[in-house]
Context: one part of a larger RNA
RNA sequence: CUAUCGUUAAGGAACUCGGCAUAUUGACCCCGUAACUUCGGGAGAAGGGGUGCCGCAAAGGGUGAAUGAUUUACUCAGUAAGCGCUUUGUGGUUACAAAAAAUCGGCGCAACCGACUGUUUACUAAAAACACAGGUCUAUGCUAAGACUUAACGUCGACGUAUAUAGACUGACACCUGCCCAAUGCCGGAAGGUUAAAGGAAAAGGUUAGCUUCGGCGAAGCUUUGAACUGAAGCCCCGGUGAAUGGCGGCCGUAACUAUGACGGUCCUAAGGUAGCGAAGUUCCUUGUCGGGUAAGUUCCGACCCGCAUGAAUGGUGUAACGAGUUGCGCACUGUCUCAACGAUAGACCCG
Numbered sequence: 001c002u003a004u005c006g007u008u009a010a011g012g013a014a015c016u017c018g019g020c021a022u023a024u025u026g027a028c029c030c031c032g033u034a035a036c037u038u039c040g041g042g043a044g045a046a047g048g049g050g051u052g053c054c055g056c057a058a059a060g061g062g063u064g065a066a067u068g069a070u071u072u073a074c075u076c077a078g079u080a081a082g083c084g085c086u087u088u089g090u091g092g093u094u095a096c097a098a099a100a101a102a103u104c105g106g107c108g109c110a111a112c113c114g115a116c117u118g119u120u121u122a123c124u125a126a127a128a129a130c131a132c133a134g135g136u137c138u139a140u141g142c143u144a145a146g147a148c149u150u151a152a153c154g155u156c157g158a159c160g161u162a163u164a165u166a167g168a169c170u171g172a173c174a175c176c177u178g179c180c181c182a183a184u185g186c187c188g189g190a191a192g193g194u195u196a197a198a199g200g201a202a203a204a205g206g207u208u209a210g211c212u213u214c215g216g217c218g219a220a221g222c223u224u225u226g227a228a229c230u231g232a233a234g235c236c237c238c239g240g241u242g243a244a245u246g247g248c249g250g251c252c253g254u255a256a257c258u259a260u261g262a263c264g265g266u267c268c269u270a271a272g273g274u275a276g277c278g279a280a281g282u283u284c285c286u287u288g289u290c291g292g293g294u295a296a297g298u299u300c301c302g303a304c305c306c307g308c309a310u311g312a313a314u315g316g317u318g319u320a321a322c323g324a325g326u327u328g329c330g331c332a333c334u335g336u337c338u339c340a341a342c343g344a345u346a347g348a349c350c351c352g
Stems, first nucleotide, its partner, number of pairs: 001347008010338002014336001019333001027051005036041001038172001052093009062083002067077003070073001094098001106331007113323002118130002134170007146156003173318004178248003183245002185241005192236003198230002203225005210217002249267005276310001277307001288304005
């Protein structure tokens, strides 16, 4: 010096990103216990006291002769003494120390997130992520929808049947969940437009029997191409639909100080963000401003609202309980620190 331990004057978080780590607390009995609350909790809240051993007293219950009872039994009731047990009270006594060791909660206040128990990155992430009960929407009438799969089968769903099954989103509970169907999607509609294969066959080309004024014309057959017309869904079109994908404005003026703008005008839009919440895990400017806490606070809490760029099941706002979650503060406690010291063990190191 390294690792693991032990002790430490005075101070007690001044350490540090951060009380990380250490220390404190700790068992049982008794007293006592707040806000809040879904009345269950919170709660072991918090905060106090007691605990060894030896006497004495009381109480309780156990065993227990006599005695009594009857259904005479391996019965029931029942108490004196004795024995032993528990509890309480009281007195004494030893030690520095009586839960004498070991085992063995530190606590409180406030905020955020997620309701909760649970699950997860086997080997850097345990969480606010996933799941969840609950909510909503959509599909599906049974050979169900949906899914796996074969050449054909076959199987799950389900030996279930819409209070069922499948898919999607949200995520206990409470109060709620606004406006927009223009775009995209989905559902419904069928008048018109467009539209495939197929049907259809007008017409045209090739070939040549024949005819010929030798230039050509050209039946039938075969063959190549093929217009009109008929022709479904889809798309165009017409409606509906947001707990479907999504979206939810700008400029100018205006009140008898000033400021502000309930109000008015105008442009655009499918509609212009409602209730709530708000410098937020979202706020750039920003350490916003005010208040609280500190001697001093870029963090924290309460407000304000000028929301760069909040907002309602991509859920909004609250919320008791819960959390090895995140943040701020306090009490207790401590070698984290001021500031280091000593000791123990094992290494390192030296000699052999």

Predicted 3D model of a 352-nucleotide part of an RNA (large-subunit ribosomal RNA, domain IV) from a marine sediment metagenome. The coordinates come from a structure-prediction model, not an experiment, and the mean pLDDT is 86. Rfam family: Bacterial large subunit ribosomal RNA. Its family is annotated with ribosome and structural constituent of ribosome in the Gene Ontology.